[in-house]
RNA sequence: GGGGAUGUAGCUCAGCUGGGAGAGCGCAUGAAUGGCAUUCAUGAGGUCGGGGGUUCGAUCCCCCCCAUCUCCA
Numbered sequence: 001g002g003g004g005a006u007g008u009a010g011c012u013c014a015g016c017u018g019g020g021a022g023a024g025c026g027c028a029u030g031a032a033u034g035g036c037a038u039u040c041a042u043g044a045g046g047u048c049g050g051g052g053g054u055u056c057g058a059u060c061c062c063c064c065c066c067a068u069c070u071c072c073a
Base pairs, nucleotide, nucleotide: 001072002071003070004069005068006067007066010025011024012023013022019056027043028042029041030040031039032038049065050064051063052062053061
């Protein structure tokens, strides 16, 4: 320098070739227990890596850039 993959909640990840942003763990509050552990219920937490474009509408499609991993040189 070139090819490919990945980037979504604090962490690990899902999101069916376009319309509701989610799960588990963790965190907060409450209940059960004399207390811890544990279980259950409720809740907080997101510029979906950044910018631009297409579209009525983008996590998803197109272009550029950034970071990580990997292959070639």
Source information
Predicted 3D model of a 73-nucleotide RNA (transfer RNA) from Fimbriiglobus ruber. It matches the Rfam family "tRNA". The prediction has a mean pLDDT of 81. RNAcentral holds the sequence, with entries from ENA and Rfam. The source organism's lineage runs through Bacteria, Pseudomonadati, Gemmatales, Gemmataceae and Fimbriiglobus.